Predicted 3D model of a 264-nucleotide RNA (Bacterial large signal recognition particle RNA) from an Armatimonadota bacterium. The gene name in the source record is ffs. Of the family's consensus pairs, 93% are formed in the model. It matches the Rfam family "Bacterial large signal recognition particle RNA". Rfam classes the family as a non-coding RNA gene. The sequence is in RNAcentral, with records from ENA.

RNA sequence: UCGUGCUAGACGGGGGACUAGCGGUACCCUGUACCCGCAAUCCGCUAUAGCGGGGUUGAAUUCCCACUCGAGCACGGGCGCUGUGGAGUCUGGGCGGUGUAAGGGGCGUUGAGGGUUGGGUCCGGCGCGACGGCAGCCAUCGAACCCCGCCAGGUCGGGAACGGAGCAACGGUAAGGUGUCACUGCCGAGUGCCGCCGAUCACCUGGCCGGAGCAACCUGCGCCGUGGCCGUCUGGAACGAACCGCGCGACAGUGGGUGCACGA
Numbered sequence: 001u002c003g004u005g006c007u008a009g010a011c012g013g014g015g016g017a018c019u020a021g022c023g024g025u026a027c028c029c030u031g032u033a034c035c036c037g038c039a040a041u042c043c044g045c046u047a048u049a050g051c052g053g054g055g056u057u058g059a060a061u062u063c064c065c066a067c068u069c070g071a072g073c074a075c076g077g078g079c080g081c082u083g084u085g086g087a088g089u090c091u092g093g094g095c096g097g098u099g100u101a102a103g104g105g106g107c108g109u110u111g112a113g114g115g116u117u118g119g120g121u122c123c124g125g126c127g128c129g130a131c132g133g134c135a136g137c138c139a140u141c142g143a144a145c146c147c148c149g150c151c152a153g154g155u156c157g158g159g160a161a162c163g164g165a166g167c168a169a170c171g172g173u174a175a176g177g178u179g180u181c182a183c184u185g186c187c188g189a190g191u192g193c194c195g196c197c198g199a200u201c202a203c204c205u206g207g208c209c210g211g212a213g214c215a216a217c218c219u220g221c222g223c224c225g226u227g228g229c230c231g232u233c234u235g236g237a238a239c240g241a242a243c244c245g246c247g248c249g250a251c252a253g254u255g256g257g258u259g260c261a262c263g264a
């Protein structure tokens, strides 16, 4: 070096999940890689970590190791979007107030703002007048007897003169009634083109002085506030796909390694 026969090994691997952990079944990736039995209300094992039975191949294209590449997956971060809880941070939007007067519009030399002097609206007091009511005053009516005057008749006393009480009539009056409303007093109010005094100073209005501003409706700007609808900030959630970090990592590539016996 060659031949024959063996043996280790190989006949798929990986991710997440599950699990104390490992492997498997199921899911996903890779891509073609023997067969049978078992298994998510799991199954089998224990650091040499699927178990049991059978088969093929076999020291190399096929087995082992290292490195590279890297499908894919997990986790974290960041981002976007949509719900949701909260906050009230902001030259925020919105809304309210206030100021300013740059722009627009308005008032103003047919006189602005301001000053001064009257009047009115509103309020208080006093007075005068009108109206209404009541009372007084006035007029009139008004008592069978228990009011008055005068008292016929009658009656009583008396010898008489005469005297007494006294009904009706007549006259008058009280309480009360009625009338009048001129006068007086008091009271009242949906009272007056009325008078006087006062108060107020907001508005309306007249006169006078004076001579150029006034005002803030819209826009702009400053400030203060309100509120939590929107933006904003913040907590957490679902979803999304490109990104960043980290972990595992199939397939593939490169390099290296690999036993025993006999014979020639």
Stems, first nucleotide, its partner, number of pairs: 001264006009057003012030004020046005034054005063257006072248002075245003079240002082237001084235004090231001092230002094226007102219003106214002114209008123198005128192002131188006138179004147172003155164003